[in-house]
Context: one part of a larger RNA
Formats: sequence, structure tokens, C1' cells
RNA sequence: ACCUUUCUAAGGAACUCUGCAAAUUAGCCUCGUAACUUCGGGAAAAGAGGUGCUCACGUAAGUGAGUCACAGUAAAUUGCGUUUAGCGACUGUUUAACAAAAACACAGCACUCUGCCACGUCGUAAGACUAAGUAUAGGGUGUGACAAGUGACCAAUGCGGAAAGAUCGAGGUGAGUGGUUAGCGAAAGCGAAGCUCUGAACCCAAGUCCCCGUGAAUGUCGGCCGUAACUAUAACGGUCCUAAGGUAGCGAAAUUCCUUGUCGGGUAAGUUCCGACCUGCACGAAUCUUGUAACGACUGAACGACUGUCUCGGAGAGGAUCUCG
Repeated sequence: ACCUUUCUAAGGAACUCUGCAAAUUAGCCUCGUAACUUCGGGAAAAGAGGUGCUCACGUAAGUGAGUCACAGUAAAUUGCGUUUAGCGACUGUUUAACAAAAACACAGCACUCUGCCACGUCGUAAGACUAAGUAUAGGGUGUGACAAGUGACCAAUGCGGAAAGAUCGAGGUGAGUGGUUAGCGAAAGCGAAGCUCUGAACCCAAGUCCCCGUGAAUGUCGGCCGUAACUAUAACGGUCCUAAGGUAGCGAAAUUCCUUGUCGGGUAAGUUCCGACCUGCACGAAUCUUGUAACGACUGAACGACUGUCUCGGAGAGGAUCUCG
């Protein structure tokens, strides 16, 4: 020097990506307890005090008196707390052996399919599950408690519907043409029936085109120019394009490039954090939007308490190792 561990003057996060680690706290009794809230909670909130033993009285709870210690939950077991923001409502689940989470699930919500020998799934089939169920049921998809809400667009893609028209396969029917030849003819040739080659027109399904509907279906949701009696800005006007031009709400955000945007707060000093602004490179409404009590081994910021994390080291115990014996 290494591993485990104990203590440490003064300071107390100055350490560091980060209070990581360690320390603090701790049981029981009494008092006391805020914002907010879905009225259940929050809450052991926070914070303050007590705690041993002996004797007397008392059924007991307890009351009074005395007494020891530095210390009475004397060892061991045994919450650190507060404020604020993000995400996810919650308990739960997950990458057995680098990820426990904001991911998955969830109750709730919505759309859609299915009338029962159901839809759907497995199987070549028989058959089975669904279900010994029957639309308050079962399958699928999305969203994800709760509260308030959920805007515009059906042009494209998808799905549904309707049947007028167009298109259209095999097939059916089959006009006609060619080959062959009984027959006719002096010959050239004509040529029935049959067989055969080919074949116009007509009939004819779904689908597609066409038409209509449909967004909690896949999705999409503009540009330029001018204008108010300082300036600036533009309620207003013009114009082009579109299926329609982003509504409410939120906004430098888990989304903001420029960017450490600007202002305010917190600090002596703050690229992080909180509150605003809106110039949204490139938010936005069930790929949900905005809030939200409670909850979280989640993530960011701050404060108190506490400490060898540090200033900056030091001392001890046990172990392991090395040398000598």
C1' cells in the first nucleotide's frame, strides 16, 4: 500500500456528473400538526416534551416521594425531514445473468365485427376452444383513473353502401370462311350431309372505373403584399393556391436549431431549476389536449438536519500479503 471496520480538532457539501457513500433519524407515551384535496386523505406531516430503579397509596390506570448514571427504546431490532417541477393516475408487470423505467398492464372511455351450427382462432379433415356462454355476451383495434374538453378536412389511402353505365376471364351459343368429297358436268368447275380448321356478333360473376357515406379509420391541417395622426404592430383590406388551411388549450417544453433567447425569482456568484413572454427551426386535441389530490427503489432543482464526500489528513482494530524466525 490492499480488504473490512471504529474514532477523529476546526469547518460542514467547499467533494462530485449527482450528498455517490457514510452519518443523522428511529421503539412507546403525551401534546401538536399546514397548503392542497377526488373529503378518503395529506399525517408518524412538521414540531415539542417524557422514558431507569426503589418506596407509599391504588384492583388497575396512575399519583406522590426518593435515588443512580455522561447516557434509562442505555445493547439489538429500529422512518431523516421539508419545498418545488416533469412523467406516469394508483397496487401491479418486465429485459432469469449490465436497463425496474416515463416502458407494459390496468379499471374507465370509444370505434368495430358477431343473431348462434355466432364472429374469431387452431386443424388437411373429423373436430376443438370461444361456451355447457347468447349482444348487460364474445372477438378485434385504439386510448388509458378522475375533471374540463376532444376543432377543420372525405382530395389521397382504407372501410361500408348502392346499383344506372363503362370495362372484363373461363364458359355458352354460334353467323360466316377454309379443308375433305357423295353427286353434277365434255371440261373448267360447282358442291349436300358428315367430319374437321377457324371464327364475327350475342349472353355472362365478382372485381375495377364511376357515385354516395365514413376521422376515438391511415392521415392532413398554406403563401405573398398593403394598411391606424411619432415609431412599432396590424383589429382591417387585396391576391394566389388548397380537400381543408391548426380551433380550445399549452408553449425555449422529455418537443426551441439559433440559445447560456429576454425579463423576473432563488445564490455573493446559477449553461441547470422555478415563474412569465411567444419570434412554436419542427406543440396541439383518444398516435388524445390541458389540469389534477393520492401514489413512485422514476427524473430535475432548492433548503434544513447530518456527517472524513471534502479542506487534509491522522489514529486504532481485525484480515490478507511480504520478509525474517
Model confidence (mean pLDDT): 87 of 100. Predicted 3D model of a 325-nucleotide part of an RNA (large-subunit ribosomal RNA, domain IV) from a metagenome. The full RNA is in RNAcentral, with records from SILVA.